């Protein structure tokens, strides 16, 4: 200088799936069994890409792990803003 390619913050929006059963607790809640979800985060494959020995790859698949009445937390992705780094002078 450049503000979005990459990385972090701030706001906002943001799905699903039992008000199961049993103990325990005043209660919020916690442990187990069972059936259930997919969007943290993990792992598989695999279309494509690559610097072609290899490696990178998904919202696709598994459900380790997280979550399953409302509420709070959390929550890929998206917008919207700000900064820092790389790159360039």
């Nucleotide at each position: 200088u450049c503000a979005u390619g990459u990385c972090g913050c701030a706001c906002g929006g943001g799905a699903g799936a039992g008000a199961g059963c049993a103990u325990c607790g005043a209660g919020a809640g916690a442990u187990g069994c069972c059936g259930c979800c997919g969007a943290a985060g993990g792992a598989g494959c695999a279309a494509c890409c690559g610097c072609c020995c290899c490696g990178g790859a998904a919202a696709c698949u598994c459900u380790c792990a997280g979550g399953c009445a409302c509420a709070a937390a959390g929550g890929a992705c998206c917008g919207u803003g700000c900064a820092a780094a790389a790159a360039c002078u």
Predicted 3D model of an 89-nucleotide RNA (Glycine riboswitch aptamer) from uncultured Neomegalonema sp. It was read from a public genome assembly, where an Rfam model found it. Its Rfam family is "Glycine riboswitch aptamer". Rfam's curators write: This family represents the bacterial glycine riboswitch. Its family is annotated with glycine biosynthetic process in the Gene Ontology.